Predicted 3D model of a 506-nucleotide part of an RNA (small-subunit ribosomal RNA, 5' domain) from an uncultured bacterium.
Context: one part of a larger RNA
RNA sequence: CGAGGAACGCUGGCGGCGCGCCUCACACAUGCGAGUCUAACGAGCGAGAGAGAGCCUGCUUUCUCUAGCGAGUGGGGAACGGGUGAGUAACGCGUGAGGAACCUGCCUCUCAGAGGGGGACACCACUUGGAAACAACUGCUAAUACCCCAUAAGCCCACACGUCUGCAUCUACCACAGGGAAAAGGAGCAAUCCCCUUUGAGAUGGCCUCUCGUCCCAUUAUCUAUUUGGGGAGGUAACGGGCCCCCCCGGCGACAAUCUGUAGCCGGACUGAGAGGUUGAACGGCCACAUUGGGACUGAGACACGGCCCCCACUCCUACGGGAGGCGGCACUGGGGAAUAUUGCGCAAUGGGGGAAACCCUGAUGCACCGACGCCGCGUGGAGGAAGAAGGUGUUCUUAUUGUAAACUCCUGUUGUUGAGGAAGAUAAUGACGGUACUAGUCAAGGAAGUGACGGCUAAUUACGUGCCAGCAGCAGCGGUAAAACGUAGGUCACAAGCGUUGUCC
Numbered sequence: 001c002g003a004g005g006a007a008c009g010c011u012g013g014c015g016g017c018g019c020g021c022c023u024c025a026c027a028c029a030u031g032c033g034a035g036u037c038u039a040a041c042g043a044g045c046g047a048g049a050g051a052g053a054g055c056c057u058g059c060u061u062u063c064u065c066u067a068g069c070g071a072g073u074g075g076g077g078a079a080c081g082g083g084u085g086a087g088u089a090a091c092g093c094g095u096g097a098g099g100a101a102c103c104u105g106c107c108u109c110u111c112a113g114a115g116g117g118g119g120a121c122a123c124c125a126c127u128u129g130g131a132a133a134c135a136a137c138u139g140c141u142a143a144u145a146c147c148c149c150a151u152a153a154g155c156c157c158a159c160a161c162g163u164c165u166g167c168a169u170c171u172a173c174c175a176c177a178g179g180g181a182a183a184a185g186g187a188g189c190a191a192u193c194c195c196c197u198u199u200g201a202g203a204u205g206g207c208c209u210c211u212c213g214u215c216c217c218a219u220u221a222u223c224u225a226u227u228u229g230g231g232g233a234g235g236u237a238a239c240g241g242g243c244c245c246c247c248c249c250g251g252c253g254a255c256a257a258u259c260u261g262u263a264g265c266c267g268g269a270c271u272g273a274g275a276g277g278u279u280g281a282a283c284g285g286c287c288a289c290a291u292u293g294g295g296a297c298u299g300a301g302a303c304a305c306g307g308c309c310c311c312c313a314c315u316c317c318u319a320c321g322g323g324a325g326g327c328g329g330c331a332c333u334g335g336g337g338a339a340u341a342u343u344g345c346g347c348a349a350u351g352g353g354g355g356a357a358a359c360c361c362u363g364a365u366g367c368a369c370c371g372a373c374g375c376c377g378c379g380u381g382g383a384g385g386a387a388g389a390a391g392g393u394g395u396u397c398u399u400a401u402u403g404u405a406a407a408c409u410c411c412u413g414u415u416g417u418u419g420a421g422g423a424a425g426a427u428a429a430u431g432a433c434g435g436u437a438c439u440a441g442u443c444a445a446g447g448a449a450g451u452g453a454c455g456g457c458u459a460a461u462u463a464c465g466u467g468c469c470a471g472c473a474g475c476a477g478c479g480g481u482a483a484a485a486c487g488u489a490g491g492u493c494a495c496a497a498g499c500g501u502u503g504u505c506c
Base pairs, nucleotide, nucleotide: 002505003504006502007501008500009499010498013378014377015376016375017374018373019371020370021336026334027333030331031330032329036075037074040073041072044069045068048065049064050063051062052061053060054059055058083289084288085287092214093213094212096210097209098208099207102206103205107202108201109200112197113196115149116148117147118146124139125138127136128135129134155180156179157178162173163172185194186193187192215261223251224250229247230246231245232244264286265285266284267283268279269278270277271276293310294309295308314325315324316323317322342368344367345366346365350364351362352361353360354359381411382410383409384408391402392401393400394399415447416443418441420439421438425433450495451494452493453492454491456475457474461490462489463488464487465486471478472477
C1' cells in the first nucleotide's frame, strides 16, 4: 500500500447490488417449517335434487341419488429441500483409473402377462383399567392391505459341451431335460387413459477398490495380537479379518510408523511482477453431525434433524402410580460477547411433494424491514461579482490574510416537496413486491460535510496558554519561560458520506 462476514470513536443526504452470531455443537417460551391422494377402500356427516307417507296445505318424516367434508385402512412422499462444522489427518477430500465384486423407486425404450380362491385387521359397537399419556377384552366389515393355487421365459437355482474375452479366479453367449418364483384394480356410455406383475436395455443416483497429493511436533522411535496372511463358515446389493472357528508368525516404521496437538476438504478468495504466502464467510461440489452414546425397524434408498427403542444430562406435567420434550429449519427470547437483523408479506414467479386433474402443501424460494457492514453511482449548487465590506486572526500599526469566499445579480433542478399518469416481470386468466420502478408537470438554493493531520519520515504554520507540569508519541523523540511536536484559536493540507484508530493476512 492492498484486503476484510470486522469492531470502536466522531460524523452522516440518497439510490442500486451484495452481505449480516466469526464467541457457548449454550439453553430455548410461542408460532410456522411435510404434507398429499376419495379416480385404492368401507363407514360417518351431508348443502342440493327426486320419489313416497302423514296430516293441521306448509310443515314433519322415510327412501334413493349426489357436490362436498372427512377420522380410519391403503398408496406414494417424508432419505429431497433447509441448517451447522462438533468430530475427522481419513480413500474424508482433490485428481485419475477400475468394478469380470455391485444396487438403483420415480423416468424412457423393450418382452410377456394380469386366471381362480381364501381368511383377517383397523375404523365402528360394547365393556374395562388409568389423573393423564394411553392400553386391554369381546363382536362386525372393505380394499390396489394380506395369504393360497394356477400359468410363465437361462428370470432364478443346479448341471454339461462348445465358442469368445480377460493377467487370473472366471465371465458372456448357447441346446434338451430337472426344480422354483407373479399380478389388482380404478375412471369413463364408450373409445381409451391411469395403475399393477415378469424380462432385458438405458438414463439418473449411489456403493466399493486403487495410483498420486493433502498441517505442526523426533523435547513422540518403535508400534501392532484379529494384529499380517491362509483354509472354512456365516453375513452383505457386493469384495474384504468386515465378523467367527482353526492354522501360521507375520505386518508397519527415519521414504517418519506410533503418540501428542491442530483442522471439515475442494472449486475458489486475498495478496504478489511472478514463484509463492495466507485463507476456505457468502455462492457451488463432496463429507460429517442432529441433546450425549448405542441399536436396529420400515423402505428402492436411512441406521433416518421436525421416525422408533435403550442409556446420559437437562427441562416440563403429575392424582406420585407414571408420563412429555429435543430450533446446529425460519423468525423470536435468555446467556456469552468488541460484535451480527423482523416473532414481516406471498406462493405471483422458479423449483419440489402428492394427485388423472382441479388443486393442496412448501420459513425452499421470491420479496419487503433493520444495519454506511462492503462495493459502485449521485448530490450538498452553477455563472458573474473588489467597496478586496463587516467580523475573525496576525502585525514592524503600515497593512497582511480568511477572500470571489460572502453579500448582491442572473440561472439550473441532479436530489428533494407536492398533485397526476403508471409498467415489464404472465400465457387467455392469476403480481407478494407495489401505486414500486419509471414518465411528464409543480415549488423552491431551498433540507444535505465531516474526519484526521500540519517538527522529520510526510502534503500542510502562526499566535496565545502551559513551564520536565499538564500532556503527546507509529519510530527516534517533544515539554525544565520566546514549544512550528502539549492545549486552544486563526490559517493550511489530505480524503470525503465518510474519516480516523485497533486487531488479522499478504
It matches the Rfam family "Bacterial small subunit ribosomal RNA". The coordinates come from a structure-prediction model, not an experiment, and the mean pLDDT is 83.